[in-house]
Context: one part of a larger RNA
RNA sequence: UCCGGCGAGUCAGUCCUCAGAUGCAGGUUAAGGCCCUAAGGGCCGGAGCCAUAGCGAAAGCGAGUCUGAAUAGGGCGAACGUAUCUGGGGCUGGACCCGAAGCCGAGGCGAUCUAUCCAUGGCCAGGUUGAAGCGGGCGUAACAGCCCGUGGAGGACCGAACCGUAGUGGGUUGAAAACCGCUCGGAUGAGCUGUGGAUAGGGGUGAAAGGCCAAUCAAGCUCGGAGAUAGCUGGUUCUCCCCGAAAUCUAUUUUGGUAGGGCCUCUAGAAAUGAGUGCACAGGAGGUAGAGCACUGGAUGGGUCCGGGAGCCGACGAGGCUUACUAACCCCAACCAAACUCCGAAUGCCUGUGCAUGCUGCUAGGGAGGCAGUCGUAGAGCGAUAAUGUUCUAUGGCGAGAGGGAAAGAACCCAGACCAUCUGCUAAGGUCCCGGAGUGACGGCUAAGUGUAGCGAAGGAUGUGAUCUUGCUGAGACAACUGGGAGGUUGGCUUAGAAGCAGCCAUUCCUUUAAAGAGUGCGUAAUAGCUCACCAGUCCAGCGAGGUCGCGCCGAGAAUGGUCGGGACUGUUAAGCCGUCCACCGAAGCAAUGGCUUGGACCACGGCUUGCCGUGGCCCAGGGGUAGGGGAGCGUUCCCGGAGCAUCGAAGCGCGGGCGUGAGCUUUCGCGUGGAGCGACGGGAAGUGAGGAUGCCGGA
Numbered sequence: 001u002c003c004g005g006c007g008a009g010u011c012a013g014u015c016c017u018c019a020g021a022u023g024c025a026g027g028u029u030a031a032g033g034c035c036c037u038a039a040g041g042g043c044c045g046g047a048g049c050c051a052u053a054g055c056g057a058a059a060g061c062g063a064g065u066c067u068g069a070a071u072a073g074g075g076c077g078a079a080c081g082u083a084u085c086u087g088g089g090g091c092u093g094g095a096c097c098c099g100a101a102g103c104c105g106a107g108g109c110g111a112u113c114u115a116u117c118c119a120u121g122g123c124c125a126g127g128u129u130g131a132a133g134c135g136g137g138c139g140u141a142a143c144a145g146c147c148c149g150u151g152g153a154g155g156a157c158c159g160a161a162c163c164g165u166a167g168u169g170g171g172u173u174g175a176a177a178a179c180c181g182c183u184c185g186g187a188u189g190a191g192c193u194g195u196g197g198a199u200a201g202g203g204g205u206g207a208a209a210g211g212c213c214a215a216u217c218a219a220g221c222u223c224g225g226a227g228a229u230a231g232c233u234g235g236u237u238c239u240c241c242c243c244g245a246a247a248u249c250u251a252u253u254u255u256g257g258u259a260g261g262g263c264c265u266c267u268a269g270a271a272a273u274g275a276g277u278g279c280a281c282a283g284g285a286g287g288u289a290g291a292g293c294a295c296u297g298g299a300u301g302g303g304u305c306c307g308g309g310a311g312c313c314g315a316c317g318a319g320g321c322u323u324a325c326u327a328a329c330c331c332c333a334a335c336c337a338a339a340c341u342c343c344g345a346a347u348g349c350c351u352g353u354g355c356a357u358g359c360u361g362c363u364a365g366g367g368a369g370g371c372a373g374u375c376g377u378a379g380a381g382c383g384a385u386a387a388u389g390u391u392c393u394a395u396g397g398c399g400a401g402a403g404g405g406a407a408a409g410a411a412c413c414c415a416g417a418c419c420a421u422c423u424g425c426u427a428a429g430g431u432c433c434c435g436g437a438g439u440g441a442c443g444g445c446u447a448a449g450u451g452u453a454g455c456g457a458a459g460g461a462u463g464u465g466a467u468c469u470u471g472c473u474g475a476g477a478c479a480a481c482u483g484g485g486a487g488g489u490u491g492g493c494u495u496a497g498a499a500g501c502a503g504c505c506a507u508u509c510c511u512u513u514a515a516a517g518a519g520u521g522c523g524u525a526a527u528a529g530c531u532c533a534c535c536a537g538u539c540c541a542g543c544g545a546g547g548u549c550g551c552g553c554c555g556a557g558a559a560u561g562g563u564c565g566g567g568a569c570u571g572u573u574a575a576g577c578c579g580u581c582c583a584c585c586g587a588a589g590c591a592a593u594g595g596c597u598u599g600g601a602c603c604a605c606g607g608c609u610u611g612c613c614g615u616g617g618c619c620c621a622g623g624g625g626u627a628g629g630g631g632a633g634c635g636u637u638c639c640c641g642g643a644g645c646a647u648c649g650a651a652g653c654g655c656g657g658g659c660g661u662g663a664g665c666u667u668u669c670g671c672g673u674g675g676a677g678c679g680a681c682g683g684g685a686a687g688u689g690a691g692g693a694u695g696c697c698g699g700a
Stems, first nucleotide, its partner, number of pairs: 001700006011093003015090010026050003032044005054061002064076004096235002099232001103225003107222003115199009124189001126158003129154001133150006162186003166183005201217001203213003238633006248261005263369001264367006274359001275360001276357009290343001291341002296337003300333004307326002309323005373398010403414003418595004423591003429585003432567003438582001440581006451569002459554002463551010480538005486511003491505003517532001521530002596623005602617007634689001636686006643667001644678002652673005657666003
């Protein structure tokens, strides 16, 4: 992992509540008794319970009562039940099932492991060092002391056994639930060890690590309380039909829980001259978007100017004058604001009327789920005018939504799947090939593979198309070429020099001219030289400047080899871009045909309790669906009643056929196996349905 079996909303209560059924109108018996009996029933039994009156804390009063001074106001009342059964929900119980870590026991078992202690035994190769004491010699007045021996002390030294485990390598589904190798510490001691014994669970023992107390220790193990508790996780078993959410508000030792409200469902009811919804019209409230500057504030330039500063005159006073400083108020011009408003929409909201729709709205009650949401779009706050960010509002989706498109894809675009069909039309999106459908038509643009379904800036450029404005131009422009480009003068100053051209100055002037600057650049030490402006000639028809729009170009950078989904597509011709048009493809949309079903209306028939049920026909509107509500069924085991089947072969098992929307059925069927029971139909009762629970047991 697979297969088989087992495996989860049960039962109880004279409990509460709601619905349905039945009996009675007041209802009903309990224990018990009598009678019959196979189970079990019938009849007594009225104790008790509920109802029949409420209000008040109560005394109490009573269709009223309490509060109160009140004959006021207000609160609660002025009735409809009851018994049994079935079902929904609640409460109390283990209460749908499995699951803790833990807590307690005046229960028990453990010191064969280990900690410490007691008693009694055992063990420590070999080597080294050489304390005290003692002897001798020397020495001292005597001691002391020194030397040599002897001696054999020590939590002494080295090092096996033994005890230990510091480092490292291996091992780490191990050879081993703590080991192996090498190195290492102690090894006469606070040493190691055998045997027997003592201490026991809030207790022991501990040279103390919360260590150890049998592979278990911040309180052993075992049994019991016990099905502890678990606002937590997981699981919770057949079918079809109808409806169908929420992820919000308020509160919470509350935020992953719960309660009440909102939202779903079922039942009953009121209203029908009605509620809801949509559209149109009419009437309203309001201060948003925008706009504005009239208020409150902010903020720029100018004018005017109070005041202030500064300078000067005056005597350092008074006073005055000036001012390229500053500057209130006011004026002009142009602005900004969520907490500004002289103004002010669109939507939305409220009311009324009309039309449409047709119960969607409302009330009461039963049952819920839900209170982790999420993305797009629009308006905002926070953030960085960041985030698949976060918090609101509005709306659409997903959630709980399949189908088509977007290569692929919860939330984007199109569109809401009852079933069937080898029918048709369309939506989004597409029509060269992959690929269904145009190598469609017309007019432009692009040359960059730009582009062909992600995005790209500031800035730059004789890319190219369109368009506008403006200048020059057959009195010859623009470009090119040829020639000229002069004189006063080397302007003045400065300077060693400054001559158009280091620098400074300025009425940068005058003259000759077709034209020529007191000079545009190069150049020289300064001159010189080259050149430009400007003029003429040659030539000949357009030549410049600026703006706007379209499409392109550069700007353009990321780590394995690139990408429009791919192939591929352009040169007069697109499969690129813009515009116009026709055709086609394309979905579970729409249409067509047939069928099933829900709700409603109508018709027919039948039944009876005469207003309901059943059947059939036809019409209208529906049938996506998680949590969840409601309805109708299938099947299993056993029991009662009761057709029947079975050794001429029951159940079960295997393989078929047939039937039903499905669970399933086949006692209308066939074959095989099997070898003794099965069971329609009408009812009843449940240990009643398996794929999931790291489920349990067994097997492979």
Record summary
A computed fold for a 700-nucleotide part of an RNA from a Gemmatimonadales bacterium, annotated as large-subunit ribosomal RNA, domain II. Taxonomically the source falls in Gemmatimonadales (Bacteria, Pseudomonadati, Gemmatimonadota, Gemmatimonadia). Its Rfam family is "Bacterial large subunit ribosomal RNA". The full RNA is in RNAcentral, with records from ENA.